This is a predicted structure of an 86-nucleotide RNA (c-di-GMP-I riboswitch aptamer) from Clostridiales bacterium PH28_bin88.

RNA sequence: GUUGAAUAUUGGCAAACCCGUCGAAAGGCGGGGACGCAAAGCCAUGGGUCUACAGCCGACAAGGCCAUGAUCGCCAGGUUGCCGGU
Numbered sequence: 001g002u003u004g005a006a007u008a009u010u011g012g013c014a015a016a017c018c019c020g021u022c023g024a025a026a027g028g029c030g031g032g033g034a035c036g037c038a039a040a041g042c043c044a045u046g047g048g049u050c051u052a053c054a055g056c057c058g059a060c061a062a063g064g065c066c067a068u069g070a071u072c073g074c075c076a077g078g079u080u081g082c083c084g085g086u
Stems, first nucleotide, its partner, number of pairs: 001086004012037002017032006035073001041079003045076003048071003055065003
């Protein structure tokens, strides 16, 4: 540099769900818990998806639109890295 086919070691992360907490929500964080993960480490840059407080439309209603919010455990891209094979 390349690779995750096989074998093996030391470790790592932690879905659903429950409790607490923050948030308008989506969702985040902490604890418990393990479905899975070789980048399930990090970055919202492109696409997707979720939410819609404020704002806009509507009639002040119902309802609709909207990301500046969220998701890297949806995909792509960027970046760093353990172990093994070659």
The RNAcentral record of the sequence draws on Rfam and Ribocentre. The prediction has a mean pLDDT of 84.